[in-house]
RNA sequence: CUCUUAUCCGGAGAGGCGGAGGGACAGGCCCUGUGAAGCCCGGCAACCUGCAUGGUUCAUUGCAAAGGUGCCAAAUCCUGCAGACAGAAGUUCUGGAAGAUAAGAG
Numbered sequence: 001c002u003c004u005u006a007u008c009c010g011g012a013g014a015g016g017c018g019g020a021g022g023g024a025c026a027g028g029c030c031c032u033g034u035g036a037a038g039c040c041c042g043g044c045a046a047c048c049u050g051c052a053u054g055g056u057u058c059a060u061u062g063c064a065a066a067g068g069u070g071c072c073a074a075a076u077c078c079u080g081c082a083g084a085c086a087g088a089a090g091u092u093c094u095g096g097a098a099g100a101u102a103a104g105a106g
Base pairs, nucleotide, nucleotide: 001106002105003104004103005102006101007100008099013041015040016039017038021031022030023029025080026079027078028077042072043071044070047068048067049064050063051062052061076098081095082094083093084092
């Protein structure tokens, strides 16, 4: 980098350093000197993991959080393609695309 599977309306600091940017992309709309990114500490969660349970190599459920990741404004901030409802504008819903993360494979 590519592929497969699963998840994405919940959760998480009035801390320190730092100094202007950030929210993937595009269009919007937002956050930010009442301090962005980044780093440290702290925290959340439970994919991998551990233990128990059943069964026999594979699931279920529960508990834990030492380790590997991840995450800590707004639903993945909204839309981005197709369809449904509607005369249309618009709005709502369903599915997809794209993206993120984990685990596995190449």